[in-house]
Context: one part of a larger RNA
Molecule: large-subunit ribosomal RNA, domain VI
Organism: Puniceicoccales bacterium
RNA sequence: CGAAGGAGAGAUGAGGGGUUCAUUCAUUAGUACGAGAGGACCGUGAAUGACGAACCGCUGGUGUUCCGGUUGUCGCGUCAGCGGCAGCGCCGGGUAGCUAAGUUCGGAAGAGAUAAGCGCUGAAAGCAUCUAAGUGCCAAGCUCCUCCCAAGAUAAACUCUCCCCGAAGGAACCACGAAGACCACGUGGUAGAUAGGUUGCGAGUGUAAGAGUGGCAACACUUUAAGCCAAGCAAUACUAAUAAUCCGAAAGAGU
Repeated sequence: CGAAGGAGAGAUGAGGGGUUCAUUCAUUAGUACGAGAGGACCGUGAAUGACGAACCGCUGGUGUUCCGGUUGUCGCGUCAGCGGCAGCGCCGGGUAGCUAAGUUCGGAAGAGAUAAGCGCUGAAAGCAUCUAAGUGCCAAGCUCCUCCCAAGAUAAACUCUCCCCGAAGGAACCACGAAGACCACGUGGUAGAUAGGUUGCGAGUGUAAGAGUGGCAACACUUUAAGCCAAGCAAUACUAAUAAUCCGAAAGAGU
């Protein structure tokens, strides 16, 4: 920009893409076969590897925004308690998120037409012949089935609903997001839980400071499973999403 007024939703599927490759065990069955040694086809069941997709309850990783320990030094006048710097100073843990080594799932089954191949009937050619007429079986391959995308499928399809003018609706702006380079997409904008704050809970760390008691002291114990606490889950309008703005032209070709 188009799709013969404008708009919001829904659903269809022309077409396109994916749909991989192996192994082991049990059973059938120590059966068929074989003198024996050995040892099946077909069928059934159970696992495994690689591969792929999704996810984070579990096991872990990361987690320089959380907690603790600790060394040196500088600072807060000193003690105590803290802070800065030293690769997050070093070390021990760790929420959310993201993740694999973790978890779950997938390939299947089935149908159709075929290849090589195997046939039936059958002439040309009194025979023979799967082929010439006719007809059957058969592959990890092909087309369906299954999964994903999909109406610019310009042959522009379909359904429902709304609107008739500053209309329906959209944008911009703002608060944001398990969405994201930007854009886009999604949520919310006071008739409100969108983000922050606060409160509660969870998770994490591991028993704060101060004081008391004991000890010459280092330190220990009690107050105290304390104190602190990111991204999690809720509740709550305290703060910020205010108000205004802009676009969208009027019933839609001809008969």